[in-house]
RNA sequence: AUGCAGUCGUGCGGGUUCAGACCCGCGGCGAACGGCUCCGUAACACGUGGUCAAGCUACCCUGUGGACCAGGACACUCUCGGGAAACUGAGGCUAAUCCUGGAUAGCGUUUCCAGCCUGGAGUGGCGGAAACGCCAAACGCUCCGGCGCCGCAGGAUGCGACUGCGGCCGAUUAGGUAGACGGUGGGGUAACGGCCCACCGUGCCGAUAAUCGGUACGGGUAGUGAGAGCUAGAGCCCGGAGACGGACUCUGAGACAAGAGUCCGGGCCCUACGGGGCGCAGCAGGCGCGAAACCUUUACACUGCGCGACAGCGCGAUAGGGGGACCCCAAGUGCGAGGGCAUACAGUCCUCGCUUUUUCCGACCGUAAGGUGGUCGGCGAAUAAGAGCUGGGCAAGACCGGUGCCAGCCGCCGCGGUAAUACCGGCAGCUCGAGUGAUGGCCGCUAUUAUUGGGCCUAAAGCGUCCGUAGCCGGCUAGACAGGUCCGUCGGGAAAUCCACCCGCUCAACGGGUGGGCGUCCGGCGGAAACCAGCUAGCUUGGGACCGAGCGACCUGAGGGGUACGUCUGGGGUAGGAGUGAAAUCCCGUAAUCCCGGACGGACCAUCGGUGGCGAAAGCGCCUCAGGAGAGCGGAUCCGACGGUGAGGGACGAAAGCUAGGGUCUCGAACCGGAUUAGAUACCCGGGUAGUCCUAGCCGUAAACGAUGCUCGCUAGGUGUGGCGCUGGCUACGAGCCAGCGCUGUGCCGUAGGGAAGCCGUGAAGCGAGCCGCCUGGGAAGUACGUCCGCAAGGAUGAAACUUAAAGGAAUUGGCGGGGGAGCACUACAACCGGAGGAGCCUGCGGUUUAAUUGGACUCAACGCCGGACAUCUCACCGGCACCGACUGUAGUAAUGACGGUCAGGUUGAUGACCUUGCCACGAGCUACAGAGAGGAGGUGCAUGGCCGCCGUCAGCUCGUACCGUGAGGCGUCCUGUUAAGUCAGGCAACGAGCGAGACCCGUGUCCCUAAUUGCCAGCAACGCCGCGAGGCGGUUGGGUACAUUAAGGAGACUGCCGCUGCCAAAGCGGAGGAAGGAACGGGCAACGGUAGGUCAGUAUGCCCCGAAUGUGCCGGGCUACACGCGGGCUACAAUGGCCGGGACAGUGGGAUGCGACACCGAGAGGUGGAGCUAAUCUCCGAAACCCGGUCGUAGUUCGGAUUGCGGGUUGAAACUCACCCGCAUGAAGCUGGAUUCGGUAGUAAUCGCGUCUCAGAAGGACGCGGUGAAUACGUCCCUGCUCCUUGCACACACCGCCCGUCAAAGCACCCGAGUGAGGUCCGGAUGAGGCCGGCGCAACGCCGGUCGAAUCUGGGCUUCGCAAGGGGGC
Repeated sequence: AUGCAGUCGUGCGGGUUCAGACCCGCGGCGAACGGCUCCGUAACACGUGGUCAAGCUACCCUGUGGACCAGGACACUCUCGGGAAACUGAGGCUAAUCCUGGAUAGCGUUUCCAGCCUGGAGUGGCGGAAACGCCAAACGCUCCGGCGCCGCAGGAUGCGACUGCGGCCGAUUAGGUAGACGGUGGGGUAACGGCCCACCGUGCCGAUAAUCGGUACGGGUAGUGAGAGCUAGAGCCCGGAGACGGACUCUGAGACAAGAGUCCGGGCCCUACGGGGCGCAGCAGGCGCGAAACCUUUACACUGCGCGACAGCGCGAUAGGGGGACCCCAAGUGCGAGGGCAUACAGUCCUCGCUUUUUCCGACCGUAAGGUGGUCGGCGAAUAAGAGCUGGGCAAGACCGGUGCCAGCCGCCGCGGUAAUACCGGCAGCUCGAGUGAUGGCCGCUAUUAUUGGGCCUAAAGCGUCCGUAGCCGGCUAGACAGGUCCGUCGGGAAAUCCACCCGCUCAACGGGUGGGCGUCCGGCGGAAACCAGCUAGCUUGGGACCGAGCGACCUGAGGGGUACGUCUGGGGUAGGAGUGAAAUCCCGUAAUCCCGGACGGACCAUCGGUGGCGAAAGCGCCUCAGGAGAGCGGAUCCGACGGUGAGGGACGAAAGCUAGGGUCUCGAACCGGAUUAGAUACCCGGGUAGUCCUAGCCGUAAACGAUGCUCGCUAGGUGUGGCGCUGGCUACGAGCCAGCGCUGUGCCGUAGGGAAGCCGUGAAGCGAGCCGCCUGGGAAGUACGUCCGCAAGGAUGAAACUUAAAGGAAUUGGCGGGGGAGCACUACAACCGGAGGAGCCUGCGGUUUAAUUGGACUCAACGCCGGACAUCUCACCGGCACCGACUGUAGUAAUGACGGUCAGGUUGAUGACCUUGCCACGAGCUACAGAGAGGAGGUGCAUGGCCGCCGUCAGCUCGUACCGUGAGGCGUCCUGUUAAGUCAGGCAACGAGCGAGACCCGUGUCCCUAAUUGCCAGCAACGCCGCGAGGCGGUUGGGUACAUUAAGGAGACUGCCGCUGCCAAAGCGGAGGAAGGAACGGGCAACGGUAGGUCAGUAUGCCCCGAAUGUGCCGGGCUACACGCGGGCUACAAUGGCCGGGACAGUGGGAUGCGACACCGAGAGGUGGAGCUAAUCUCCGAAACCCGGUCGUAGUUCGGAUUGCGGGUUGAAACUCACCCGCAUGAAGCUGGAUUCGGUAGUAAUCGCGUCUCAGAAGGACGCGGUGAAUACGUCCCUGCUCCUUGCACACACCGCCCGUCAAAGCACCCGAGUGAGGUCCGGAUGAGGCCGGCGCAACGCCGGUCGAAUCUGGGCUUCGCAAGGGGGC
C1' cells in the first nucleotide's frame, strides 16, 4: 500500500418484490466508552486527607404532577444545470418522536414582610406578596401486555473546582515578579477566582531555596536487601496527557473531540492543472532506524459494551489459534540380565528381555469451527544432550604432545623467555543441564555517603583567629493548658500484588475462596500529663554587673635615654688593611687600618631573660607619662537563665608584595665584580638597587602548627614553675626565709582507658552532651571555565574528559649514607726493605689473522689459571681417507656359496677403501627400507649432584623456656671494662643451651724414658791406606749403644709467683725463674648462610640435539700465526760486580722398560762397558751464595746476553712447520724505568742454590727444601675495607638503588581561539489565516471597528551544541 467498526421499521417518508426481506433519506440514541501511546508536564499532574454555604450530571432509580390549541420547514424523490473527479447550484412536492407560535403548570431575578429551619457560620432554604423575565410536552408507537414524552424534587453514577501534607538533581542559577499582589465595579463560566477588563493602591514570592537550568507522566507496585535503604515505574489496575506540529470552533448532558469541522505549517496521494483527498501512539501488515521484538489468522460461542420492546445486529474490546527457550513451572531423552576385552574405578563390544511419557499413525470426546487439548488403541529404544570450566579466589590434572615473552590467555592477582597443572590440542575430571556461557544494567557483598551505622594529631579531612544574625540546643521549683507525645475508639488508606490456610487444573507454574498483612499515613471523637514546646509565678548553682588588693614584653599616642654602627671633622701615627679552605676582586701615599676628642644621622634595645609572662590569633622585650583593654584571686553586694554554638555576614590578620609621600645607619632579592668548578645564571668573598624604618591606604596569604574547632560535665596520682588568697614555723624583723592548703595558668612523668601504631593520658587523642566546619582512592588540579574581590601580583569559590592499581600512614628487619660513636686488618694507611709499570726474552689473555688458529674462565675472587712444558698421540679445531646399527618388522638375496682374505694392474699422498681380473679358505649369513640402539670433549653450571673459590687471616649465626609487642618482630646477642675472639667479668626480663672462636690434631723448639739396623763410633780390639818415623786417615771388621740421629711415649707454660693499674673483677703493664711468657712459633680443622660465583671439558646426571654423522679410526695441518694492547715471570742494566784459579758447609725428596757408582773414550754435550740398589744399606749427590788469591777500572765495557750463522750430541717411528743440550762465531735493546701499583713485621723480606711434579724428550712454571740473612712500626682510622651500637631513608633484583625536569618522536582526551554553522528561549517590530465581540446591513454574501491570535519575515538579549587556522598545558 491493503483489509477490518454502529444500531433502531414498535418515530417518519419514499423505492423495490408474488411474498418474506432489502435499499435510500429524515429522525432518535451511541460515536466524549473501549483500544493505543508516554510527546509534553516539577504541575493541585499524581497520591492521600479534607472542602464546594462556589458547581453540573444524558441514559438509570424513587416520589409527584402533567401532555391543551395552532402552525411550519427540509431531505429523499422529480425537473433543469456546473465539474475530470470530489462534490455542488436552481426550482417544485411531502411525513414524523423534525421545527415554530400561544396557553397552563413551573422556573429565575429583584424588592418587601411579625418570621421559621438547618448549620461552626446564612451570602442558603421555607412561607407570603409584588414587579420583571424565561417558558413544557410526542393523545407518539403498539401484537393492547406495554414502550415512550414533559415539569419539579430526591437518589445513584460520572465530572468540574478549591485546599493541607508528600515525593528528582543543580547555588559555577540569588534575587524573581506589571495582571505581577490587593481593592472597587463590570464581563465571562455549570461554578469561585485577575479567569478577563476599566480604575485605584504598591504590593507579592524568596537560603524552610523563590526564579532559572537539567531530567522525568504520577501512583498502586517491581528488583535487591536482615532491615533502614538503594534502584526502577515494562506487563496488569487507578489517575493524567497526547493523537503529523499548532490554533480555533460547532453539536451535545458530556469534547475543544481526532476512524468531527475550519485554517496555517510541514509531508504524502489523485488530477483533464481548474481543483480535490489523507493522517495506524486501534488490529494485522509494510518501509526506515536500530543490538533488539510475531500472523496482512478464527469467531462474536464466552465476558462485556452500543442500539433495540424483543428476536437480534455490530464490536481487531474480547475470546481462541499461529510464531519467538523471552520468563516461570513440570516431565523426558530409558530400565534390567548374561557374556567377551580390559580392569582401581570408570569404560567398550555382542546377545537377550522389559517399558512407551514423548515422536508418528488411527478412533472417539471436546470446540462456533478446526486445531491445541482429553481418553483409548497401534508401531518401535525407537524421535531427543549440550555448554562452561579444571593456577588462586573456586569444585575438578603437578597427565601427554605442541609452542618458547612468540602465538596467545586473563573479571582481579597473574601465566608464556625449552620440562607451562594458567597458551593450543589429546586424554581424564568438575559444575550445571534444554540449557550453558558472554556482554550491558540494577541491588547486595560495601559500616566504600555511615538515620540505623564512619571519620578529621601523623592515613583524605578543624575555617588563620575572634565577634555575631538566622537556625539548632539549653539550669532548678511550682501552677494551669494540652500543640508535640502516648492510650482507646470510629472512618479512610480500591482491586491486583505479598503472607498463611483451604480448594481447582494428573503435579507445579497458574487460578479461586477465606483470613491476615502492606500502604510505614490522614481525619473525627474521648482520655493521660512524665517529658518537649508555648503561658504564668518564683529560685540561684550557669552567665553578667559591682567592690578590693595585687599582676603582666597587652594595645594606642607622646616624650626621654643608651651602647654599637656609619659618615664628617680635628689631633696622633705608618704601610699596610680587609677577606678566605687557600685566594682574589676591594680600600690605602689626595695618608687607609689603628688610637684619642668632637659633631651629625638613621636603625635597634645586649646583660636581666627563664620549656617565665601577656594577648583571640597574628604577635608583644630600654625608660617615663597619658589614655584604653584584659584575665586570675578575694567578697556577708546586685540582676535573675539574661546562656552555648554559629550557616550567611563582619572585624583583626606574620613576612613578602602594591599605591602616595617621607626616610635610608645597617643588612640586603635583582644586579656588578672576585673566586670555586667540566660548567657555576649557586654555595664563599668585595660591592650594591628595590626593600628593610615612618605616615596614610591596599593585599588577605603561610608547615597562619599543638598539623589537635568552641562550650559544659565526669574520670588515679607524682613532680617543677607563674599569679592571688589562707594557715603554720623561724626571724638578723626586711616587700624576709621555710613548709602546707585552696583557686587559676603553664611544663614534664604516669594509672585506668583509648589508639593501626607512634603516642595521648584532668589543658585527653579517655567517658558523655550541644553546635559549627570539613573528608570519601591516586594523578590530571587547587588547574580550566563561570562568578565575586583586588591597582596589579593574585585571592575566594571550584570541576570534567582522560589516565591509573595503587597513592598513603605507623612500625619491623635488612641494606645504604661524601651521618655519629667504638674497635680492627700489611689482600688498609703510616715507617722501612725489595719489586712491577721502561728493555730483551718466556708464558697466559684480548685483538687481528687463518682452512683451523678447539673450548672454558673476565674487578678483588679471569689472564705460568682449567692443563705443571701441545712435535705425533693428547684433541675437543681444520683438510683428506676409511669404518661402525644390539634388537624388531617388511622386502630382497644366499649351499648354483653369504660375509671375509688376497697376487697383479688401475686409482691415490698412501691403502683390496674402490674398480678390473683371478685365487684362497670358511660354512650362514648379507643387502635395502622403517623403527630402535651404541657412542658423543654436541647444548644447557640459569634443570642438577659432587667438588672448589670468595665474603672469611671475619666473629659471628641460632635454639629452648620465660617475658614484651595486635603483628612483622624484639629481648637474650644490650651497657661498662677487657680480649685475637659473642674471650672473660660486672650490670640488666631474662635464664640456659647449640654451631662457630677456643679447646683438639700435626710439625718445630727444651728435657726424660724406651729402642738400636741399614744410623752412630767416646772408650776396647783388629784390618787397610799414607808416612822413614812419631803419627795420621778410613766405622772397613769384631764389638759397643755413650753421644748424634731416627721414632714411640712422657714432662714442661698455667698470668702459676712478685709489684703496679683496674671495681676486692675480668684483665693489662713490668719483673723473677725458665729452652720457651702471656695464643711460644707454623700448619690442619673451620659456623648459619650468601654469591643463579666456577666447573655438563675429570667423573656422575635430567632434558634437548646428532645418530651414517655432531659417533670411531688413520694421515697431514692447527692449538706455537703477529701491525698491536694487557697480566704473571726470567735475565739485566753492573765494581756489595764480572771473569779466572783454589778452598768450605746442607736439607727435603726420587729411583725397576728406573736411579745408575766406578772405569775408559771425547774439548764438551755425551758415548761404551757396568758393580750396587725392590733402597736410613746402593744411587741421583759435585750445592751455590760464601772464603782466599788474581784480573778488569766506569767503558754500552771482560757489563748485558737477545738475535743469527756454522758444527756436533740426545730422546723419539718422526725434531721443516715446532724439542732440548754442547762448541765456535755474532753480539741487539738495556746505564734503574711516567701516571700508577704489588709483596713483606723475623729466621720474615731480600738473596743463594738443591729436590720433586709433569716427563720418551723438557723448567724461566708450580710445589717443597735448606744456606746467608736485614730495615722499619709497637701506631692510626686519613685512604681501602670489615665488625658492633646508634641515627635518617621515598632503597628491598637493596646506592651499580631510587628518581626529577627540559628536550626529540608518536598518540589520546581537554582548555583558549579570529571566525563559521545549527538549535532553544525571551523581548521588540512588520505582515497576518482564523476565531470572538460590537456596529451597519431585510436576509445571504459582505463591510467597518475592537480584541485574541497560529504562521511567516526581521532586529536584539540570554543560552546549548558542532566545526575551526593557530596557541596552551596534561596524560
Overview:
Predicted 3D model of a 1371-nucleotide RNA (small-subunit ribosomal RNA) from Halococcus sp. Taxonomically the source falls in Halococcus (Archaea, Methanobacteriati, Methanobacteriota, Halobacteriales). It matches the Rfam family "Archaeal small subunit ribosomal RNA".